The RNA shown here (transfer RNA) has 72 nucleotides and comes from Methylobacterium persicinum.
RNA sequence: GCUGCGGUAGCUCAGUGGUAGAGCACUUCAUUGGUAAUGAAGAGGUCGACAGUUCAAUCCUGUCUCGCAGCA
Repeated sequence: GCUGCGGUAGCUCAGUGGUAGAGCACUUCAUUGGUAAUGAAGAGGUCGACAGUUCAAUCCUGUCUCGCAGCA
């Protein structure tokens, strides 16, 4: 330099045009003599950035950026 894959909650990852979810972690409550475990509820996201297409974009297209892999 070229090609491919990926960037979504604190972490690991789903979702793939129609108001974004799970597990773990966090907060509160219940349970216990106390802890752990368990159960219930809750908070937490400008979906990497900027444009384009669309009535509508996390999703489709372009450019940039960051990471990983391959080729040279």
The coordinates come from a structure-prediction model, not an experiment, and the mean pLDDT is 82.